This is a predicted structure of a 96-nucleotide RNA (THF (Tetrahydrofolate) riboswitch aptamer) from a Bacillota bacterium.
The prediction has a mean pLDDT of 82.
It was read from a public genome assembly, where an Rfam model found it.
It matches the Rfam family "THF (Tetrahydrofolate) riboswitch aptamer". From the family's description: Tetrahydrofolate (THF) riboswitch was first reported for Ames et al. as an RNA motif in 5' untranslated (5'-UTR)regions of folate transport and biosynthesis genes in Firmicutes genomes.
Lineage of the source: Bacteria > Bacillati > Bacillota.
[in-house]
RNA sequence: GGCAGAGUAGGUGCUGCGCGUUAAGUGCCAGGGGAUGGGAUGUUGCCCCUGAACGAAAGGCCUUUAGGUCUGCGAUGCAGUACCGCAUCCGCUGCC
Numbered sequence: 001g002g003c004a005g006a007g008u009a010g011g012u013g014c015u016g017c018g019c020g021u022u023a024a025g026u027g028c029c030a031g032g033g034g035a036u037g038g039g040a041u042g043u044u045g046c047c048c049c050u051g052a053a054c055g056a057a058a059g060g061c062c063u064u065u066a067g068g069u070c071u072g073c074g075a076u077g078c079a080g081u082a083c084c085g086c087a088u089c090c091g092c093u094g095c096c
Stems, first nucleotide, its partner, number of pairs: 001096005010084009019074003029051006038090005058071005
């Protein structure tokens, strides 16, 4: 020097445990901030805060009558797991 490869944030599926169903959460919009392969820059994407609009699926059983439990429902949370997963330059690993 050439060729090949690994690794981020995170995404999806599955499993488990929760939360809500007295509507939180999720999702949409606007503003602000932040973290993002080992380093630099940075996009898609991600997270947080504030504001605003919209908006839902309940039912069965037990009972000491305000609780328990089961089946559902929610773009629901967390954990585990499988798969997927950096644009440029440098770096790293292997081969030549």